[in-house]
Context: one part of a larger RNA
RNA sequence: GAGUAGCGAAAAACAAGGUGAGAAACCUUGUCACCGAAAACCCAAGGUUUCCUACGUAAAGGUAAUCUGCGUAGGGUUAGUCGGUCCCUAAGGCGAGGCCGAAAGGCGUAGUUGAUGGGAAACGGGUUAAUAUUCCCGUACCACCUGCUGUUGCGAUGGGGGGACGGAGUAGGGUAGACGAUCCUGGCGCUGGUAGUCCAGGUUUAAGGUCGUAGGCGGGAGAAGGAGGCAAAUCCCUUUCUCUAUUAACGCUGAGAACUGAUGACGAGGGGGUAUCCCCGUAAAGUCGUUGAUCCCAUGCUUCCAAGAAAAGCCUCUAAGCUUCAGACAGCAGGUGACCGUACCGUAAACCGACUCAGGUGGGUGAGGAUAAAUGUCCUAAGGUGCUU
Numbered sequence: 001g002a003g004u005a006g007c008g009a010a011a012a013a014c015a016a017g018g019u020g021a022g023a024a025a026c027c028u029u030g031u032c033a034c035c036g037a038a039a040a041c042c043c044a045a046g047g048u049u050u051c052c053u054a055c056g057u058a059a060a061g062g063u064a065a066u067c068u069g070c071g072u073a074g075g076g077u078u079a080g081u082c083g084g085u086c087c088c089u090a091a092g093g094c095g096a097g098g099c100c101g102a103a104a105g106g107c108g109u110a111g112u113u114g115a116u117g118g119g120a121a122a123c124g125g126g127u128u129a130a131u132a133u134u135c136c137c138g139u140a141c142c143a144c145c146u147g148c149u150g151u152u153g154c155g156a157u158g159g160g161g162g163g164a165c166g167g168a169g170u171a172g173g174g175u176a177g178a179c180g181a182u183c184c185u186g187g188c189g190c191u192g193g194u195a196g197u198c199c200a201g202g203u204u205u206a207a208g209g210u211c212g213u214a215g216g217c218g219g220g221a222g223a224a225g226g227a228g229g230c231a232a233a234u235c236c237c238u239u240u241c242u243c244u245a246u247u248a249a250c251g252c253u254g255a256g257a258a259c260u261g262a263u264g265a266c267g268a269g270g271g272g273g274u275a276u277c278c279c280c281g282u283a284a285a286g287u288c289g290u291u292g293a294u295c296c297c298a299u300g301c302u303u304c305c306a307a308g309a310a311a312a313g314c315c316u317c318u319a320a321g322c323u324u325c326a327g328a329c330a331g332c333a334g335g336u337g338a339c340c341g342u343a344c345c346g347u348a349a350a351c352c353g354a355c356u357c358a359g360g361u362g363g364g365u366g367a368g369g370a371u372a373a374a375u376g377u378c379c380u381a382a383g384g385u386g387c388u389u
Stems, first nucleotide, its partner, number of pairs: 013031006032386004040365004046345002050343001051075006060068002080141002082341003086119003092113003098107003122139005142337011153322002158317004166304005172297003177291005183202005188196001204265002208260003215253004219244008228236002266286001270279003305308001351360002367380005
């Protein structure tokens, strides 16, 4: 220079009360303003205690601070079903033998490893200062083990089926959601107007079980033969014959609805209060219609050419073997279900950007009114904020 520029989005504050030495900024209440395909909510990655409570105010906070993602102390993350671990494999990695190389080492079969994919099973309500599909209440489900009863050809690292998949388009049936009516509870006016076609709030309920619908797919049943499926096969494949039948029957699949779950749970309201809370007792109504998804039926159907993972779990077949044992199937009863993650932030002041940085950051949910439509725009709900002079 200079007490100058600036104090990081022009979303915005104001009042009363409280606390306190001290309040524009902390707490409470009221009014105002901003976002609302987000500036709301739930996950993943990443962070790693930042979460909650008490106490504190040196430093950090672009100012103050009684406040804080700050300091000190204490507390907090509860699982058979969520995710991982586990079983399975993809690209890729490693790689017994093997091949190559002067060596180091390179490649690679069997195999092994490796999710971003496949594979058993849980929902509703309540509860904490802080966790909850994890705790509690209620109602379920799965796998394995043991025992009993009944029936019985069981048996695999092997065969077969299945798992099992592309793009585009698509009619229909549903549901979530939304809106309205109905019903329940409360209200009745200081006015231009108020007992009405009035105002405010509520009208919610899962998984599971039973049933097997709209729809989709395959014709179905029986018998015999066969040098195929590296051995075998009653399985698969294939050939032939018989019966039956083509809007059918039979079988497989299949949302949703209905009933149950539920004589349960939840549920408006009133009062108090240092405040995301507490108390009170009765716990009311808890039905229907319209609309309607990019969600479900659906890995469907139609169509096209560039012809669109694998393996295991699962079903079935037999081989060796075992055969009143073991095993398999069905029912019932009892038991077991370990380990790791779980707090909190997560379009952000907690992640990546040297910062409490107008930048960047994958997936899901995402209401109403107006506007031809829309996740656009404007205004709002729930919810969250007013961006630390």